[in-house]
RNA sequence: CACGACAAAGGCAAACCAACUGAAAAGUUGGGACGCAAAGCUAAGGGCCCUUCAAGAAAAUAAGGGUAGCCGGCUAUCGAAA
Numbered sequence: 001c002a003c004g005a006c007a008a009a010g011g012c013a014a015a016c017c018a019a020c021u022g023a024a025a026a027g028u029u030g031g032g033a034c035g036c037a038a039a040g041c042u043a044a045g046g047g048c049c050c051u052u053c054a055a056g057a058a059a060a061u062a063a064g065g066g067u068a069g070c071c072g073g074c075u076a077u078c079g080a081a082a
Base pairs, nucleotide, nucleotide: 003079004078011036012035016031017030018029019028020027021026034069040074041073042072045071046070047067048066049065050064051063052062
């Protein structure tokens, strides 16, 4: 560099519930744990979601918003085996 154990020490927290915010996607706080070796950071790369375009069932494109627990990028704790 890479790899990831029935290791050690810690960490995070899905669904769901409550309160609040938002037109929506979704977010914040508290409870709660399905999971996670980057479930830390990044929305200037791709993907996905919402709104408008959209009269009209559907929808290209474009604009705006969201999502990092989809991929990518950056950084990082520990140390058995291969």

Annotation: Predicted 3D model of an 82-nucleotide RNA (c-di-GMP-I-GGC riboswitch aptamer) from Acetobacterium paludosum. Its Rfam family is "c-di-GMP-I-GGC riboswitch aptamer". Gene Ontology term of the family: cyclic-di-GMP binding. The source organism's lineage runs through Bacteria, Bacillota, Clostridia, Eubacteriaceae and Acetobacterium. Model confidence (mean pLDDT): 88 of 100. The sequence was found by an Rfam model in a public genome assembly. The model forms 95% of the base pairs in the Rfam consensus.